RNAcentral holds the full RNA, with entries from ENA. A computed fold for a 355-nucleotide part of an RNA from a Dehalococcoidia bacterium, annotated as large-subunit ribosomal RNA, domain IV. The coordinates come from a structure-prediction model, not an experiment, and the mean pLDDT is 86. Taxonomically the source falls in Dehalococcoidia (Bacteria, Bacillati, Chloroflexota).
Context: one part of a larger RNA
């Protein structure tokens, strides 16, 4: 030197990305407890005050004696003494200190995520992911739908639409605007298109045959046999018609106007399926940005409250609140502390150097 531990003047976060780690709180009675609230809660709020051992007293319990009463009992009332017992009260002992060991909340404010109690990346993340009771949409009429197997067969389910499967969303409160043009789903059948199949007009190959030629052959060519095939009939799809957003999704531009200026309730004009409502908004979302004003501080890119010019919020891919809850995230504040100013001392155990 390094671990694991104990003390530490005065200061008290000055440390650091962050009080990380350590200290501090700490059982138990009894006082007393704000905001806010979904009237349970918040609460162990917070914030004080008592805690040893011994002695009388009181108090409370049992109580075989005794005494009363009767309905004479294993009755019922009083209830000494003795015991057990402590939350009055009054004195005394001891000690810095009495929950004298162990073991045992630090607290408060105010923001953000999630409503909660669970689940989670066995070995780097436990969260604002995940689920979750609620909510919706949709699919199923039961030999349901789905799903598993090749089949049989099995789960669903010994269930029946208050049932089952799936898709979003996620307690609860107040809510949830506008587009159906495209896409996806439903729904319709009049036209268009449209396959196999039916259908065979039409061609083509062979040739019985016929003609011509001395022959080799050439030429027409019926029926069979084959190969091709036009028109016509042909359904669902699609095309077309409607409907549908808690289906996938979308939710404008430019240009003028008011008696200071500045803005612009108003107007003009172009495109669009329709141009974003409530509510929120420098947010887990804001690029310019440490926007601007305000609060906190001596000083504060962080933090809270306002603003609205939302690059690039926004309504169940939910919007906005919201008590309770979280080893959750950010900012604050009391408390405490070797975290640091600054570092020193001691204890065990390494380690190194000697022997």
């Nucleotide at each position: 030197c390094c671990c694991u531990c104990g003390u530490u003047a005065a200061g008290g976060a000055a440390u650091u990305c962050g009080a990380c780690a350590a200290c501090u709180u700490g059982g138990c009675c009894c006082u007393g407890u704000a905001a806010c609230u979904u009237u349970g809660g918040g609460a162990g709020a917070a914030a004080g005050g008592g805690u040893g051992c011994c002695c009388g007293u009181g108090g409370g319990g049992u109580g075989c004696a005794a005494c009363c009463g009767c309905u004479u009992g294993c009755c019922g009332g009083u209830g000494a003494a003795g015991c057990c017992u402590u939350u009055g009260c009054g004195g005394g002992c001891c000690g810095c200190a009495g929950u004298a060991a162990a073991g045992a909340g630090g607290c408060c404010c105010a923001g953000g995520c999630g409503a909660c109690u669970g689940u989670u990346u066995a070995u780097c993340a436990a969260a604002a992911a995940c689920a979750c009771a609620g909510g919706u949409c949709u699919c199923u009429g039961c030999a349901a739908a789905g799903c598993c197997g090749a089949a049989a067969g099995g789960c669903g389910a010994a269930g029946u639409a208050u049932a089952g499967g799936g898709g979003c969303u996620g307690a609860c409160g107040c809510c949830u605007g506008c587009c159906c043009a495209g896409u996806g789903c439903c729904g319709g059948a009049a036209g268009g298109u449209u396959a196999a199949a039916a259908g065979g007009a039409g061609g083509g190959g062979u040739u019985c045959g016929g003609a011509c030629g001395u022959a080799a052959g050439u030429c027409c060519a019926a029926a069979g046999c084959u190969c091709u095939g036009a028109a016509u009939u042909g359904a669902a799809g699609c095309c077309c018609c409607g409907g549908u957003g808690a289906a996938c999704g979308g939710c404008g531009g430019c240009c003028g106007u008011a008696a200071c200026u500045a803005u612009a309730a108003c107007g003009g004009u172009c495109c669009u399926a329709a141009g974003g409502u409530a509510g929120c908004g420098a947010a887990a979302u804001c690029c310019c940005u440490u926007g601007u004003c305000g609060g906190g501080u001596a000083a504060g890119u962080u933090c809270c409250g306002a603003c609205c010019c939302g690059c690039a919020c926004g309504a169940a891919u939910g919007g906005c609140g919201u008590a309770a809850c979280g080893a959750c995230c950010u900012g604050g504040g009391c408390g405490u502390u070797g975290u640091c100013u600054c570092a020193a001392c001691g204890a065990g155990g390494g380690g190194c150097u000697c022997g």